Model confidence (mean pLDDT): 82 of 100. A computed fold for an 89-nucleotide RNA from Syntrophomonas sp., annotated as c-di-GMP-I riboswitch aptamer. Lineage of the source: Bacteria > Bacillati > Eubacteriales > Syntrophomonadaceae > Syntrophomonas. Its Rfam family is "c-di-GMP-I riboswitch aptamer". Rfam describes the family as follows. GEMM was predicted in a large-scale screen for bacterial structured RNA regulatory elements. The sequence was found by an Rfam model in a public genome assembly.

[in-house]
Formats: sequence, C1' cells, structure tokens
RNA sequence: CAGCGCUACGGGCAAACUUAUCAAAAGAUAGAGACGCAAAGUCAUAGGAUCUAUGGUGCAUAAUGGACUAUGACAGCCUCAAUGCAGAU
Repeated sequence: CAGCGCUACGGGCAAACUUAUCAAAAGAUAGAGACGCAAAGUCAUAGGAUCUAUGGUGCAUAAUGGACUAUGACAGCCUCAAUGCAGAU
C1' cells in the first nucleotide's frame, strides 16, 4: 500500500419492551434496556422497497365512510455516493 476483516487486546453502536417529551400519523429525541451489528457512522434533493395521510383530489352516503396522493418518515430493507476503525493474516 492492497485485500480481508474469522478468533484476540482496547474501545464503539444499541432491536424489542418500557417511561417522558414532540408530532395529525408514520416516526423522532432523551432515560432505561441488549436482540443484534465491522460501517447498526454520514447521506432520504441518487434509485428502488416499506410506513404514514394533517392537507389535497375523486367516489359514496341521510349521516358515519372508503379510495388515491409525499411535500412527511425510514440509513437496523437493498443498492449508490463520499469517508472511517482494532489488526489475527
């Protein structure tokens, strides 16, 4: 320097559940907690998937209703992008 990153030293992150706050919701943040993670670090104005539907647009009804829609989310669903780490070999 490149690949690899299985075991090791030393560190890192934190699913579900739960409490509080925010939000229309999805969800987020913080506490608590560890299912897991070698990028479970960043990026949602790169693409796809998924979730939600305040608002909007149709449909229907006496009323309740139901459908579609992202501009809202998700990086711990996959790829892309730019970066980064212990060092057994």